Predicted 3D model of a 72-nucleotide RNA (transfer RNA) from a Planctomycetota bacterium. The prediction has a mean pLDDT of 82. It matches the Rfam family "tRNA". Rfam classes the family as a transfer RNA. Rfam describes the family as follows. Transfer RNA (tRNA) molecules are approximately 80 nucleotides in length. The organism belongs to Planctomycetota, within Bacteria.
């Protein structure tokens, strides 16, 4: 240099055009003498960045930065 793949919540990950969500992990409450389990609630997001295209884009095009694995 070339190809594939990733990137969304604190961390591991769904979400392939139409309200962004799931587990753990954090804050509260029940419950129990206490805890631990366990159940109920609650808050957390510029979906890597720019731009297009569309009534509408985490998703499609296109540049761009990470990062991983092949090839030379």
């Nucleotide at each position: 240099g070339c190809c594939a793949g990733a990137g969304u919540a604190g961390c591991u990950c769904a979400g392939u055009g139409g309200u962004a969500g799931a587990g753990c992990a954090g804050g509260g409450c029940u419950u129990u003498c206490g805890u631990a389990a366990a159940g109920c609630u609650c808050a957390g997001g510029u979906c890597g960045g720019g731009g297009g295209u569309u009534c509408a884009a985490a998703u499609c095009c296109u540049c761009u930065c990470u990062c991983u694995g092949g090839c030379u």